Annotation: A computed fold for a 476-nucleotide part of an RNA from an uncultured bacterium, annotated as small-subunit ribosomal RNA, 3' major domain. Model confidence (mean pLDDT): 82 of 100.

Context: one part of a larger RNA
RNA sequence: UGACGGGGGCCCGCACAAGCGGAGGAACAUGUGGUUUAAUUCGAUGAUACGCGAGGAACCUUACCCGGGCUUGAAUUGCAGGAGAACGAGACAGAGAUGUUGAGGCCCUUCGGGGCUCCUGUGAAGGUGCUGCAUGGUUGUCGUCAGCUCGUGCCGUGAGGUGUCGGCUUAAGUGCCAUAACGAGCGCAACCCCUCUCCAUAGUUGCCAUCAGGUAAUGCUGGGCACUCUGUGGACACUGCCACCGUAAGGUGUGAGGAAGGUGGGGAUGACGUCAAAUCAGCACGGCCCUUACGUCCGGGGCUACACACGUGUUACAAUGGCGGCCACAGAGGGAAGCUACCCCGCGAGGGGAUGCGGAUCUCGAAAAGCCGUCCCAGUUCGGACUGGAGUCUGCAACCCGACUCCACGAAGUUGGAUUCGCUAGUAAUCGCGCAUCAGCCAUGGCGCGGUGAAUACGUUCCCGGGCCUUGUACU
Numbered sequence: 001u002g003a004c005g006g007g008g009g010c011c012c013g014c015a016c017a018a019g020c021g022g023a024g025g026a027a028c029a030u031g032u033g034g035u036u037u038a039a040u041u042c043g044a045u046g047a048u049a050c051g052c053g054a055g056g057a058a059c060c061u062u063a064c065c066c067g068g069g070c071u072u073g074a075a076u077u078g079c080a081g082g083a084g085a086a087c088g089a090g091a092c093a094g095a096g097a098u099g100u101u102g103a104g105g106c107c108c109u110u111c112g113g114g115g116c117u118c119c120u121g122u123g124a125a126g127g128u129g130c131u132g133c134a135u136g137g138u139u140g141u142c143g144u145c146a147g148c149u150c151g152u153g154c155c156g157u158g159a160g161g162u163g164u165c166g167g168c169u170u171a172a173g174u175g176c177c178a179u180a181a182c183g184a185g186c187g188c189a190a191c192c193c194c195u196c197u198c199c200a201u202a203g204u205u206g207c208c209a210u211c212a213g214g215u216a217a218u219g220c221u222g223g224g225c226a227c228u229c230u231g232u233g234g235a236c237a238c239u240g241c242c243a244c245c246g247u248a249a250g251g252u253g254u255g256a257g258g259a260a261g262g263u264g265g266g267g268a269u270g271a272c273g274u275c276a277a278a279u280c281a282g283c284a285c286g287g288c289c290c291u292u293a294c295g296u297c298c299g300g301g302g303c304u305a306c307a308c309a310c311g312u313g314u315u316a317c318a319a320u321g322g323c324g325g326c327c328a329c330a331g332a333g334g335g336a337a338g339c340u341a342c343c344c345c346g347c348g349a350g351g352g353g354a355u356g357c358g359g360a361u362c363u364c365g366a367a368a369a370g371c372c373g374u375c376c377c378a379g380u381u382c383g384g385a386c387u388g389g390a391g392u393c394u395g396c397a398a399c400c401c402g403a404c405u406c407c408a409c410g411a412a413g414u415u416g417g418a419u420u421c422g423c424u425a426g427u428a429a430u431c432g433c434g435c436a437u438c439a440g441c442c443a444u445g446g447c448g449c450g451g452u453g454a455a456u457a458c459g460u461u462c463c464c465g466g467g468c469c470u471u472g473u474a475c476u
Base pairs, nucleotide, nucleotide: 002475003473004472005471007470008469009468010467011466012465013464015460016459019423020422021421022420023419026315027314028313029312030311031310032309033308034306035305042053043052064301065300066299067298068297069296070295076124077123078122079121080120081119082118083117084116087104090101091100092099093098107114108113126290127289129288130287131286135284136283137279138278139277140275142273147186148185149184150183151182152181153162154161155160166177167176168175192267193266194265195264197235198234199233200232201231202230203229206225211222212221213220238261241255242253243252244251245250317416321375322374323373324372325371326370333364334363335362338357339356342353343352344351345350382413387408388407389406390405391404392403393402429452430451431450432449433448434447435446
């Protein structure tokens, strides 16, 4: 100087408290450990691994296992020699890779050759093999915490200190005052994006607002940009005004005005550094290792196993509910090998026609809510696992190992021990919708979108984490 303390002081955070809803018990989904296995590929492991890499494991992917093949090799490329257009329907053998055969097919040319393919030789190959404790790059975390430093000066023999301390204030090393310090940098804040209000502008969405026409009905048509909306440009919020407190910074308020008030709400943005944190399997790269194999092609299997243990979720245990019927209202996105109106067939998944749309124009499109009826507290008209049967779709192919539909079957489960998690407002809770990946899908996951819409916060004693000052120390 730091670090640490079951030392002290001050302060903050869904840290506690006050509340609401969960997890821990059940079934299932998914990840992990363990065990098993020919293989169950590899990595991630307190917080900061465990619905994580994986935003799609039937083949492929695929790195693992078994078996069958190849060795200049699956891909790219230089040189030398030789041969042939390239390509190749089909047939045979085979699990396929591959091998044999082969109808057909003959480029450009300055006539030297060139292009393309194959074979042989050779130089580069190839490796998801090892080391993240050799590395780059990227990332997690402390933490969006308010800190981390520098120049000159001053103090100290020196390490170093001062500045950065003190008082007040702030979300903030934010600012004000004071001051052997005076300034500055990286952070904070602001500048960026979305949202909330208004104005201007533009008008193949919106409107009968206004005029006209028309329909069973509809902006359907002419017409019009008023409104809504969409795009663009601007305005607006600054403690600016008032009152009180304060030297100031600033604080307080049923204040005014205002769509919004004291950072309006949300996002992006992550200082110096810590954990030899993570990643050599995204990529790159040093070193080491393999080279008829640790490379590469193919068929099949495995990554989906199952006495068990844990994490994360989904569905429930019901009446604020289940079921049946009727009936409304979104936003954000996607769509051509695609989304599909509408009609027909099917109980249904879906099938057959057919129309519009590369889309503010066509299309995919709500559910909870509301109204009516029923069930009457039960292992039930709750719950839906499991199982049997019959089907649909995708795909070369659903046995291992897909999703969905219909009929039947109807298990555990009656609110969950110790313990533990999230959340302070359009939040929690609850309801559905969309997208990426994708032939299909094991999505209950991830990322977004809107609908309905709470309760509580006395307070900082305590638990956890953090910031500043100070004190002790046998650690540095």

It matches the Rfam family "Bacterial small subunit ribosomal RNA".